[in-house]
C1' cells in the first nucleotide's frame, strides 16, 4: 500500500429514557454500531387492485449448489492479466492472486475509426482461363477480406422473474369551532316610503339575570339525536429468517440437533457526565546488560437507532495480525 480484526475495560456517584413492582419522592434491570450512513437490491408486513392468458415495460444471464429472497455468497469450469519458481537470461513450462457486462451475430436491421480497390454495397494489381460479360488463384492493407468476417457495454432474439404504494403503510379511541342529516317547537299580524328592501309597533319558540314567579334584556332560528372528518392519544413497536456455545453433515457458502440467554423504543427524539484502578500509546526523568521503574498528557477516527430483517456499496484515528 491491500485485506482482515479490535473499535478501550472494570467499579463508585451524579443525572436522563423505557420496562415490571405489593413497600411508588422508593427498589429491580435494560439502554447504538460495525457501518445503527447511502437508500443500492432482496424479503417480511399493511393497505390497494386483482378471473384467465396476451402484448407491452423493467431486471438478470457460464454450470452447479446456498438462501424467506435476492443484481447476494460459495463451489467448479473457460477466457484474460500476471507477482513468483524452473532456467546465466530469452523463449517456453508451472503458477499464489486479480479481473470478466463469459446466452444468442446461420433470424432481421444497423455500425465497423486508421490503413486498404473494398467492412458485404462492390472490386483494384498480377498470373491463368476466357479474350465482351466472367471466373480461379496469388499479392498488398487490417482486430477482421467474401469465410454466412467483427460487433449484442447497438436495436433485436432466447430463457427466468417482477401487480401498485409504502410505517408519514394501516388499524382503534376521539375534543372545540364550523359544516351536514333528521326530529320537534318557531319564523305572526300591521303600519310608512311606487317596487325592492329597510325603520317602527305587536306577537314570538328559544336564551341570558334568577333557587321559584313576575319583571327585563336578546331574539330568527332554538333545542335534541346521528353520522364523518381533522387536532390529539392509542396501537402497529421490540421473541425474531434472533443471540451465544458445544457437536454433526458439507471442499464451502450453509443446515440440522442440544444447552443457556431476553439484549433500546425514542416522538422538544433519551442513551450522558466526574473520579479512582488497570490497559493502550507519545512524551520526559531515572536504574541499568536484554528489559524494568516513576511521572505527565491521552484514550482521539467515522459516525449515531426511528416498523424489522438478509445483502451491497461508501466512511473509519489508533492498535494488532497476514499478504
Nucleotide at each position: 500500500u491491500g485485506c482482515g480484526u479490535c473499535g478501550g475495560g472494570c467499579a463508585a456517584c451524579c443525572g436522563c429514557g423505557g420496562u415490571c413492582u405489593a413497600u411508588a419522592c422508593a427498589g429491580a434491570c435494560c439502554g447504538a454500531g460495525g457501518a445503527a450512513g447511502g437508500u443500492c437490491c432482496g424479503g417480511a408486513c399493511u393497505c390497494c387492485a386483482u378471473a384467465g392468458g396476451a402484448c407491452g415495460c423493467g431486471a438478470u444471464a457460464g454450470c452447479g449448489g446456498c438462501u424467506a429472497a435476492c443484481a447476494g455468497c460459495c463451489g467448479c469450469c473457460c477466457g484474460g492479466c500476471g507477482a513468483g519458481u524452473a532456467c546465466c537470461a530469452a523463449a517456453u513450462a508451472c503458477a499464489a492472486g486479480c479481473c470478466g457486462a463469459g446466452g444468442a451475430c446461420u433470424a432481421g436491421g444497423g455500425c465497423c475509426a486508421c490503413a486498404g480497390a473494398g467492412a458485404c454495397g462492390a472490386g483494384u494489381c498480377u498470373a491463368c482461363a476466357a479474350c465482351a460479360c466472367u471466373g480461379u488463384a496469388g499479392g498488398g492493407u487490417g482486430a477482421a477480406a467474401c469465410g454466412c468476417g467483427g460487433u449484442a457495454a447497438c436495436c433485436u432474439c432466447u430463457a427466468u422473474c417482477g401487480g401498485g404504494a409504502g410505517c408519514a403503510a394501516c388499524a382503534c379511541c376521539a375534543a372545540a369551532u364550523a359544516g351536514g342529516c333528521a326530529u320537534a317547537c318557531g319564523c305572526u299580524g300591521g303600519u310608512a316610503u311606487u317596487u325592492c328592501a329597510u325603520a317602527c309597533c305587536u306577537c314570538g319558540a328559544g336564551g341570558g339575570c334568577g333557587g321559584u314567579c313576575c319583571g327585563c334584556c336578546c331574539a330568527a332560528g332554538u333545542a335534541u339525536g346521528c353520522g364523518g372528518g381533522u387536532a390529539g392519544g392509542u396501537g402497529g413497536c421490540a421473541c425474531g429468517a434472533g443471540c451465544u456455545a458445544u457437536u454433526u453433515a458439507g471442499c464451502a457458502a450453509u443446515a440440522a440437533a442440544u444447552a443457556g440467554c431476553c439484549u433500546a423504543g425514542c416522538u422538544g427524539a433519551a442513551u450522558g457526565g466526574u473520579u479512582g484502578c488497570c490497559u493502550g500509546c507519545a512524551u520526559g526523568c531515572u536504574c541499568a546488560u536484554c528489559g524494568g521503574g516513576c511521572a505527565u498528557g491521552u484514550a482521539u477516527a467515522c459516525a449515531g437507532a426511528a416498523u424489522c430483517c438478509g445483502g451491497c456499496c461508501u466512511a473509519u484515528a489508533g492498535g494488532c495480525g497476514c499478504a